[in-house]
RNA sequence: UGGGAAGUGGCCAAAUGGUAAGGCAGCUGGUUUUGGUCCAGAAGAUUGGGGGUUCGAUUCCCUCCUUCCCAG
Numbered sequence: 001u002g003g004g005a006a007g008u009g010g011c012c013a014a015a016u017g018g019u020a021a022g023g024c025a026g027c028u029g030g031u032u033u034u035g036g037u038c039c040a041g042a043a044g045a046u047u048g049g050g051g052g053u054u055c056g057a058u059u060c061c062c063u064c065c066u067u068c069c070c071a072g
Stems, first nucleotide, its partner, number of pairs: 001071007010024003018055001027041004048064005
């Protein structure tokens, strides 16, 4: 430099155009002598940035950033 893949809460991870599931961690409460286990509850994401298409975008298009793979 060219080609390809990926980016979604602290971490992992789903959604395939109809307004963001789930798990772990953390918090609160219960249980327990305490801790852990177990049970219940609440919160946390404007989906890497920007723009476009659309009534509506995590999803489609363009551009930029970051990471990884391949080639040189």

Predicted 3D model of a 72-nucleotide RNA (transfer RNA) from a Patescibacteria group bacterium.
Rfam family: tRNA. Its family is annotated with triplet codon-amino acid adaptor activity in the Gene Ontology.